[in-house]
Molecule: transfer RNA
Organism: Pigmentiphaga litoralis
RNA sequence: GCCCACUUGGCUCAGUGGUAGAGCACUCCCUUGGUAAGGGAGAGGUCACGCGUUCGAUCCGCGUAGUGGGCA
Numbered sequence: 001g002c003c004c005a006c007u008u009g010g011c012u013c014a015g016u017g018g019u020a021g022a023g024c025a026c027u028c029c030c031u032u033g034g035u036a037a038g039g040g041a042g043a044g045g046u047c048a049c050g051c052g053u054u055c056g057a058u059c060c061g062c063g064u065a066g067u068g069g070g071c072a
Base pairs, nucleotide, nucleotide: 001071002070003069004068005067006066007065010024011023012022013021018055026042027041028040029039030038048064049063050062051061052060
C1' cells in the first nucleotide's frame, strides 16, 4: 500500500427495515443467626461518527475513525 471482518449498557454477546434485549456486574428488597446460594424489583445504551436511500435505519449504500486478521 491492497483486501476482509468487526464496532450495540461497566464486561461478554443477541437482535439485520417498524420507537433495543439477555447473561454477568451494579442498587434496593425477601429469605438466613451471619455469609454464600436462591427469589423479586430497579437503574443503566443519541446502537463508533457523518452523509445518503426509505413513510420509517442498530439493520441498506457511501465516506471517516478505531480494533483484529490476511497479502505484498